A computed fold for a 512-nucleotide part of an RNA from an uncultured bacterium, annotated as small-subunit ribosomal RNA, 5' domain. The prediction has a mean pLDDT of 80. Rfam family: Bacterial small subunit ribosomal RNA.

[in-house]
Context: one part of a larger RNA
């Protein structure tokens, strides 16, 4: 000099940042992923009408389609957002490779989008259960699901051209394989394939920790052939066959540790360091497994094991806050069960518009860093009071009073934003109108009153800038080193007076 700091004392105001470093301990409770009626059957859940009963705001019936609880499909849910357990590794940085791959949605090229079918769900009816759920029958519907046509391109197979080397490219045959409607006003979409562009797999050079009180490791280990499996090489997995591969450049053990950009500090070359903001990487109570799908560590999915917690009719079932707030714990120490989708993304939608604890702001903590004020000019009888004195005086000290100004911040009071050049809607044909701001009655404006509502903290022995009286008496203390105190203590404690920093000042702690 630096800190995510944390004690002590003290504390007016604003910006802007930042706050569980400890128990990857355990959680009440709310919210945190929905969405489309322009795919579908419906209208049983609601909402409106309208009529009847009346108990005056409830019950039945009818109806609307206002939109829709539940269901069935489609798209999201793999993103956002947490944490730092593990990991010493192609985990991470940096460069390449990929002739060893995929890639939903998007953009762009070609070609297509014909013809049938049979279920189910929701509903209706009977049930089982305390509950969680959950059987059976019967009906229906689709952009759900299937069959069939129909294919220049995909895929196999062989051959051509190019390559050192093809899975690229040409050429011939063969198998098997596609479609979906809605909505009318623009339009919205399906199939199949080729290229892009994002996005991810994989493979490689090279860097970054201690440790020899760890010197030999290794049997799928090392390499090869066949095969399996994968979007894809590859011991990745299997069979056989060789018997190799690694190490004093530290192998394999053991501790320790997410890694980077960056930040500290330093003149620099170093050293420490990885909070917050990006980027990467793992994980989501502990293990373990798949399942779905372009895509999986699948945090707010499945199933299985454990451990805990809870419900219960003892038959069985639920849960997962390292999401935002929040509470116990634990600890020196770390915030509000807050407002909004008004903007910025992102998700579904034609769109309207919904969702969004992502985000934007508000809330607390002087926890940092910047900024501002707590008053300015004049004013000696150098008042009083205080300390000190050599009793003359010194000093606090222009300080104060007291006069002139002034009014930042702060307080009434009245006005009142940008951020909305964006978005929507209706009119209508370039234009007009009207809607939408959490923060917020905030920021700023103008006025008004008054100096009026604002200073503390550590230190004066020397390093190292500040001195004296008085108290104790090697006692009580003090102290970072040297040391200080045993009757004249600038070193302990008060006062004076000083000196240093300021809304902050000193102690601790760790790094340079």
């Nucleotide at each position: 000099g630096a800190u995510g700091a944390a004690c002590g004392c003290u504390g007016g105001c604003g910006g802007c940042g930042u706050g569980c470093u400890u128990a990857a301990c355990a959680c009440a409770u709310g919210c945190a992923a929905u969405u489309c009626g322009a795919a579908c059957g419906g209208a049983a859940a609601g909402g409106c009408c309208u009529g009847u009963a009346c108990u005056u705001g409830u019950a039945c019936a009818g109806g609307u389609a206002c939109u829709c609880g539940a269901g069935u499909g489609g798209c999201g849910a793999a993103c956002g957002g947490g944490u730092g357990a593990g990991u010493a590794a192609c985990a991470c940085g940096u460069g390449g490779g990929u002739g060893a791959u995929c890639u939903g949605c998007c953009c762009u090229g070609c070609a297509c989008u014909g013809u049938g079918g049979g279920a189910u769900a929701a509903g209706c009816c009977c049930g089982g259960g305390a509950a969680a759920c959950u059987g059976g029958g019967u009906c229906u519907a689709a952009u759900a699901c299937c069959a069939u046509a129909u294919a220049g391109g995909a895929c196999c197979a062989c051959u051509u051209c190019u390559u050192g080397g093809a899975u690229g490219u040409u050429g011939u045959g063969g198998u098997g394989g596609a479609a979906a409607g809605c909505u009318u006003u623009u339009g919205c979409g399906g199939u199949g394939u080729g290229g892009g562009a994002u996005g991810a797999g994989c493979c490689u050079g090279c860097g970054g920790c201690c440790u020899a009180u760890c010197a030999g490791c290794u049997u799928g280990u090392u390499g090869g052939u066949g095969g399996g499996g994968u979007a894809a090489u590859g011991g990745c997995c299997u069979a056989c066959c060789a018997a190799g591969g690694c190490g004093g450049c530290g192998a394999c053990g053991g501790g320790u540790a997410u890694c980077c950009g960056g930040c500290c500090u330093g003149a620099g070359a170093g050293g420490g360091u990885g909070u917050a903001c990006g980027g990467a990487c793992a994980c989501a109570u502990u293990g373990g497994g798949a399942c779905u799908g372009a895509g999986a560590u699948a945090c707010g999915g499945c199933c299985c094991a454990g451990a805990c917690u809870c419900c219960u009719a003892c038959g069985g079932g639920a849960g997962g806050c390292a999401g935002c707030a929040g509470u116990g714990g634990g600890g020196a120490a770390u915030a509000u069960u807050g407002c909004a989708c008004a903007a910025u993304g992102g998700g579904c939608g034609c769109a309207a518009g919904c969702c969004u604890g992502a985000u934007g702001c508000a809330g607390c903590g002087a926890c940092g860093c910047c900024g501002c004020g707590u008053g300015g000019g004049g004013g000696a009888u150098g008042a009083c009071g205080g300390c000190c004195u050599u009793c003359g005086g010194g000093u606090u000290g222009u300080a104060a009073a007291c006069u002139c100004c002034u009014u930042u911040c702060g307080c009434u009071a009245u006005c009142g934003a940008c951020g909305a050049a964006g978005c929507c809607a209706c009119c209508u044909u370039g234009g007009g109108u009207g809607g939408u701001g959490a923060c917020g009655g905030u920021a700023g404006g103008u006025a008004g009153a008054u100096a009026a509502g604002a200073a503390g903290c550590a230190c004066c022995g020397g390093c190292u800038a500040a001195c004296u009286a008085c108290g104790u008496g090697c006692c009580a203390g003090c102290a970072g080193c040297c040391g200080c105190g045993g009757u004249a203590a600038u070193a302990c404690g008060u006062a004076g007076g000083g000196u240093g920093c300021a809304a902050g000042c000193g102690u601790u702690g760790u790094c340079c």
Notes:
The RNAcentral record of the full RNA draws on ENA, Greengenes and SILVA.